[in-house]
RNA sequence: GAACCCGUGGCUCAGUGGUAGAGCGCUCCGUUCACAUCGGAGAGGUCGUAGGUUCGAAUCCUACCGGGUUCA
Repeated sequence: GAACCCGUGGCUCAGUGGUAGAGCGCUCCGUUCACAUCGGAGAGGUCGUAGGUUCGAAUCCUACCGGGUUCA
């Protein structure tokens, strides 16, 4: 320098055009003498950044940024 893949709550990942979800973690309540387990409730993400297409974009297109693999 080139090709490809990835970027979504604190972490690991789903979601492939119609107002963003799960598990774990966190907070609170119940249970317990207490802790753990278990049950319930809740907070937390404008989806890497900026444009474009569309009535509508996490999703399609372009550029850039970051990470990885391969090639030179």
Transfer RNA from a Patescibacteria group bacterium, 72 nucleotides, folded computationally. Taxonomically the source falls in Bacteria candidate phyla (Bacteria). Rfam family: tRNA. The family's RNA type in Rfam is transfer RNA. Its mean pLDDT, the model's own confidence on a scale to 100, is 82.